Model confidence (mean pLDDT): 77 of 100.
This is a predicted complex of two RNAs, RNase P RNA and transfer RNA, with 444 nucleotides together.
Rfam match: Bacterial RNase P class A. Rfam classes the family as a ribozyme.

Formats: sequence, structure tokens, C1' cells
RNA sequence: GGAGUUGGCUAGACAGCCGCUGUCCGUAAUGUAUAUUCGGAGAGAGGAAAGUCCGGGCUCCACAGGACAGGGCGCCAGGUAACGCCUGGGAGGCGCGAGCCUACGGAAAGUGCCACAGAAAAUAUACCGCCUUCUUGCAUUGAGCAGGCAAGGUAAGGGUGAAAUGGUGCGGUAAGAGCGCACCGCGCUUCCGGUAACGGAAGUGGCAGGGCAAACCCCGCCCGGAGCAAGACCAAAUAGGGGAGUGUUGGGGCAACCCAGACGUGUCGUCCGCACGACUCCCGGGUAGGUCGCACGAGGCGUUCGGCGACGAAUGCCCCAGAUGAAUGGCUGUCCACGACAGAACCCGGCUUAUCGGCCAACUCCUUCC
RNA sequence: GGGCUCGUAGCUCAGUUGGUUAGAGCGCGUCCCUGAUAAGGACGAGGUCACAAGUUCGAAUCUUGUCGGGCCCA
Repeated sequence: GGAGUUGGCUAGACAGCCGCUGUCCGUAAUGUAUAUUCGGAGAGAGGAAAGUCCGGGCUCCACAGGACAGGGCGCCAGGUAACGCCUGGGAGGCGCGAGCCUACGGAAAGUGCCACAGAAAAUAUACCGCCUUCUUGCAUUGAGCAGGCAAGGUAAGGGUGAAAUGGUGCGGUAAGAGCGCACCGCGCUUCCGGUAACGGAAGUGGCAGGGCAAACCCCGCCCGGAGCAAGACCAAAUAGGGGAGUGUUGGGGCAACCCAGACGUGUCGUCCGCACGACUCCCGGGUAGGUCGCACGAGGCGUUCGGCGACGAAUGCCCCAGAUGAAUGGCUGUCCACGACAGAACCCGGCUUAUCGGCCAACUCCUUCC
Repeated sequence: GGGCUCGUAGCUCAGUUGGUUAGAGCGCGUCCCUGAUAAGGACGAGGUCACAAGUUCGAAUCUUGUCGGGCCCA
């Protein structure tokens, strides 16, 4: 100098003027109180406010406890309010390296699937081939050569497939074969290190039934449901509900009250039947509307201590948006690298996705010079 | 703001325990039939299975993320 890896910060800057939304202070009739209006002070989007994918707070409903169903998670240890998140470690994979990635329990509990091709896709099997026996023909001194609807051996070789029953080599054999041996891989046992996952060493077993669990399933752990349009409070007009009083016939009952009838209205007229009942006051539910929930919180910043770290403990300082048609904007001047993705709506911890650039720290590789 | 659901040809839909080449009806194009249309008949074109990544030998189908549409809650 070039190329990279990881972690963090920032998201145009400054000044002036005018607006918008909350908060606080002052003032205001009339003695107290009272600001939507009057005056002033101070504050005002994000790293993702997004997707609503996880986890929690909060609220209501349900609820003795447990189980089933259903859903989620899945190497080990730790952190946390909790998590599918984070930190550290293990194993596997990628990269020369710094470093990065991983849905990473169980296929010997059971069931299922593995198209086409292929002999065979999983209790194995034999298409070509190789070898032996038998047999036919040829040739015969002999060795042999060619064949068979024949009987067996074989899993080395060929061929099919995404995948074919440990791999390589030597020995061995009629030909072969973990049949035997060496190394590698794998299983089991013991010991050592580690909290553990796991790693290492020694011994031992000829080697065991291939893959798929983002197929059903099994094992272990976790989960009640809904969501601030949750929910709570105040509370018009109209309609409806309950109660009391006033007015009306008869009967029963001490009474509360009960039963029956009459009257009026509706059912086009009549009869039967059915339904309803005038006025005043009170009560409660509830709608429109309003208030709360709603901004002090698993809060932020700094220091010290513990921890490899995530994080925790102690202590000091600070208050930092809160709307409800919904605020955060406009103009001017100067400067630069000329400004991306995008905007709160109950809150918080994560993940994922979008994003012009700039800056800082640590580390790796290559080249050159000293 | 919150919850649920869907995406396959121009349109309406099938396609499921993952398997050979993704189909049907209507529509579209060419030809036949007719004097000419319609109807009818024959043939054909037309698909990134919304997009991307993963699991698998193999994905429209299974998993995850993104995009778009629809419905409900005062």
C1' cells in the first nucleotide's frame, strides 16, 4: 500500500424567525377556585418506531389439583421476569487465515415411504460374470476348447440407481469372502481429564438391521384463553325493565298478596279466544359523549466490585414524546462528505426484514521497503 | 392498533399422507363445416404453481422468511 474479518458509534451541522402537540409556572372576572383563549419556561420519533414472528408485564374471562387432546422447543453449561433470545464451550462443515455457519435427541419401541431404472430398495437376493461338479460335442499321447431350460458355490468384478449390506492392502481359496492379518472407521468395557456435552489412552468384538423423524411417532422439557377496539369509572335524549303512589267491581286471606270479572284499545264487522293497559315519582342496566388505563419504567447515564462473557451487585446523578382526525413542520443564511431506509399509538426484552454513507478499535492474509 | 385467512393458465377452480409430462371448464389462435355467421368438429398455444432460502435422490405439496389480496373486532 492492497484485500478482508469481528465489534461498536453516527444517521447532515450551526444560527435566526414563524408555526404545531404535551408538561410546568404565572396571571385572569368576584373573596376562593378556574386557561381552549393571555404571558413565559422547557420538551418533542427510530435503529429499525416496520413485520406481528417469539417471550413477558398489564387487564378481563375461566380456574382445587392432576391428566388427556393440541401446540412449541430439542448437543452441554450458564444468563434472564421470560423466551424459539443472548453468552461461553463441544461436535460437524466452510475458509490459507482472522473468522463464519449449523432445525445438532431417538432409525436396535412400532408403523409407513424410497418413483423410474435395477437381479435385489431391506425377514434380502443372483442379471452379466467367476469357479466346481455333472453332461454333450470337438480334439486327443496329453494338456485342453466350445456349449447346456442341469445341480451348486461366490459377493471380488461389470451393470442400475440419489442410495447396494465397512474401506485399503497382503495372505488365503476351485473361485471368492473379515475367512485370517495390518492400518483406518465403528460398537462395547475400563481408566484418565472435564460440572457436562465431549476428548484422550488401553483392551476387546470381525463388524451388527441403508436412508427419510422440516413422515406418523417415541423420549425429555415448556404452554389455560383472549387481547388496550383488553378493561374500569362518570353519564344525556329516546325506547324498554323493576318498584311505589293515585283511580275501579266481586270473592278468599290477619296481612303481604292471590283469584275471577268488568271497562278501553288492537285483531275490517259480530261471537268466542288472544295480546296490551292511564298519570306521577324513584331505582338499576346501558347507548351517544367524556375521563382513566397512558408515560417512573425488568428506565437512562456514570463510577466501583464480581464474572472469560452474557450479566449481576452497590452507589451517585437525571426525568426523557403521549396524540384521539391524531403534533414533531416551514422559511432564510453559512458550511460539508449533499443526506439512505423510513415515522410512535398500552409498554418492555428479543428475532427477522429495509437501509446512502461516514468514523473508531482489535485482528488476519498478500506485496514492497528498512 | 389487534386477530384470522388466501395466493395454481386471461377468468373460475382441481391437483394432499412428496414421485415420471401440473390438469379441467370458459376464453384465445388456426383449420373444417356454411353463400356468410352462430352452434358443432379437429388441432394448438398459453404456467417462474406470488417471491426467496432450506430439508430431501426428488417440492405446487414439507419448513422458514418476504410480498400482495380479502374478512372480522369500537